This is a predicted structure of a 73-nucleotide RNA (transfer RNA) from a Coriobacteriia bacterium.
RNA sequence: GCCCCAUUGGAGUAGCGGUUAUCUCGUCAGCCUUUCAAGCUGAAGAUCACGGGUUCGAAUCCCGUAUGGGGUA
Numbered sequence: 001g002c003c004c005c006a007u008u009g010g011a012g013u014a015g016c017g018g019u020u021a022u023c024u025c026g027u028c029a030g031c032c033u034u035u036c037a038a039g040c041u042g043a044a045g046a047u048c049a050c051g052g053g054u055u056c057g058a059a060u061c062c063c064g065u066a067u068g069g070g071g072u073a
Base pairs, nucleotide, nucleotide: 001072002071003070004069005068006067007066010025011024012023018056027043028042029041030040031039049065050064051063052062053061
């Protein structure tokens, strides 16, 4: 240089172009308990790496860029 893969809440992860982006852990609040832990209920938290394009509609398809990883002479 060329080819391939990954990038989604604090961490991990799901998500055939169409509802409010899923679940687990963590965090916060309440319940329970003499208290803590465990358990139960609820909430907050992601402009889906960035910039464009296609489309009535994009996390998803296309192009480019960035970062990380792998392959190749």
The prediction has a mean pLDDT of 80.